The RNA shown here (Bacterial RNase P class B) has 370 nucleotides and comes from Macrococcus brunensis. It is recorded under the gene name rnpB. Its mean pLDDT, the model's own confidence on a scale to 100, is 75. The organism belongs to Macrococcus, within Bacteria. It matches the Rfam family "Bacterial RNase P class B". Rfam describes the family as follows. Ribonuclease P (RNase P) is a ubiquitous endoribonuclease, found in archaea, bacteria and eukarya as well as chloroplasts and mitochondria. Its best characterised activity is the generation of mature 5'-ends of tRNAs by cleaving the 5'-leader elements of precursor-tRNAs. Cellular RNase Ps are ribonucleoproteins. RNA from bacterial RNase Ps retains its catalytic activity in the absence of the protein subunit, i.e. it is a ribozyme. Rfam links the family to the GO terms dimeric ribonuclease P complex, tRNA processing and ribonuclease P activity. The family's RNA type in Rfam is ribozyme. The family is grouped with related families in Rfam's "RNaseP clan". The model forms 98% of the base pairs in the Rfam consensus.

[in-house]
RNA sequence: UAUCUCGGAUAAUCGCUAUAGCAAUAUAGAGGAAAGUCCAUGCUCACACAUGCCUGAGAUGGCUGUAGUGAUCGUGCCUGGUGAAACAAUAAGCCAGGGCAUUUAUUUGACGGCAGUGAAACGGUCUAAGUCCUCUGGAUAUGGCCCGAGUAAUUUGAAAGUGCCACAGUGACGUAGCUUGUCCGGAAACGGAGAAGGUGGAACGCGGUAAACCCCUCGAGUGAGCAAUCCAAAUUUGGUAGGAGCACUUUUCUAGCGGAAAUGAACGUAUAGAAGAGGUAGAGUAAUCUACAGACAGAUGAUUAUCACCGGCGUACGAGAGUAACUAGACUCGGUUGCAGUACUAAGGAACAGAACAUGGCUUACAGAG
Numbered sequence: 001u002a003u004c005u006c007g008g009a010u011a012a013u014c015g016c017u018a019u020a021g022c023a024a025u026a027u028a029g030a031g032g033a034a035a036g037u038c039c040a041u042g043c044u045c046a047c048a049c050a051u052g053c054c055u056g057a058g059a060u061g062g063c064u065g066u067a068g069u070g071a072u073c074g075u076g077c078c079u080g081g082u083g084a085a086a087c088a089a090u091a092a093g094c095c096a097g098g099g100c101a102u103u104u105a106u107u108u109g110a111c112g113g114c115a116g117u118g119a120a121a122c123g124g125u126c127u128a129a130g131u132c133c134u135c136u137g138g139a140u141a142u143g144g145c146c147c148g149a150g151u152a153a154u155u156u157g158a159a160a161g162u163g164c165c166a167c168a169g170u171g172a173c174g175u176a177g178c179u180u181g182u183c184c185g186g187a188a189a190c191g192g193a194g195a196a197g198g199u200g201g202a203a204c205g206c207g208g209u210a211a212a213c214c215c216c217u218c219g220a221g222u223g224a225g226c227a228a229u230c231c232a233a234a235u236u237u238g239g240u241a242g243g244a245g246c247a248c249u250u251u252u253c254u255a256g257c258g259g260a261a262a263u264g265a266a267c268g269u270a271u272a273g274a275a276g277a278g279g280u281a282g283a284g285u286a287a288u289c290u291a292c293a294g295a296c297a298g299a300u301g302a303u304u305a306u307c308a309c310c311g312g313c314g315u316a317c318g319a320g321a322g323u324a325a326c327u328a329g330a331c332u333c334g335g336u337u338g339c340a341g342u343a344c345u346a347a348g349g350a351a352c353a354g355a356a357c358a359u360g361g362c363u364u365a366c367a368g369a370g
Stems, first nucleotide, its partner, number of pairs: 004370003008307007016029005031352001035363002038361005043225005048066003052063003072220003076216001077098006099111001100109002112215002115155003123146004130140004161213002163209003174204001178197003182193004229244003248278008256269003279292005309349002314344004322339006
């Protein structure tokens, strides 16, 4: 330095809360991160779909699932591994190797796509070598330039279409491009190459930009959230007070209640009771017994004592083995005073930090001890 574990214990008194009890009283009461909210699961409701299924005369009721791909949302270098609630799978994340860009640096990375080649006819126009003629000249293209057009077409690719780069500057991606020289080809018209200058962040480079519109790949039912949602007093309605949801996890049964405008069913249950299975902790030889926070302006605390932890004023030793100075003419031995060290010990200290529907991974904080 990295990783893992622990991160106080016991007793008494008083107090707060829950459950049981007529009561006395008994039992129990915040973490390893409870934090962050990065990613998810359960649960609840709503919407969408399936020409699903069930009951019924009749679905607008109930139950089950997640379809559809065009909308919407997310995703993006390549390969492999790892990764929970949860058997599998998978998310964020983590690890390793390779590539690209970036950085002082294993620093960081919203890391897919802005690509090549490229005509012709028609039409217009410049020049006149050669050729011809009526020969101081004139005509004429087989030589060029423009338009057509960076279009049609074509190659690669899963996908390359439309845009934008103010001001300045001729010109900011448009077969665009100002000034001054030079060189090469050519009869010329013209064509090609290269240099310098000016503006600017950048001047044509396989430019930049997709956190521009958009295109492509892959994936995903969508949205909200316990303040979800349900019940509901004071005879109706409403949804206030209040209660449930909400307490170790879970299954079945019974009753009650709800359940289309009459009936009844499917089905539901957040109301009450009963029976069973399982997890963790403690007691017990064992059988077995006991227990498991549930609040809502929000409880889980305070004091005392002892032990454990850190600390080490100071006290003792400091022999052998370490170390420094002095003593001594030098060395060895010895001596003195200490230091390190060993034992005991005072004052003092004791980190990060509070459950809020439940759970899992990840990340962050942390005195001290092992």
The sequence is in RNAcentral, with records from ENA.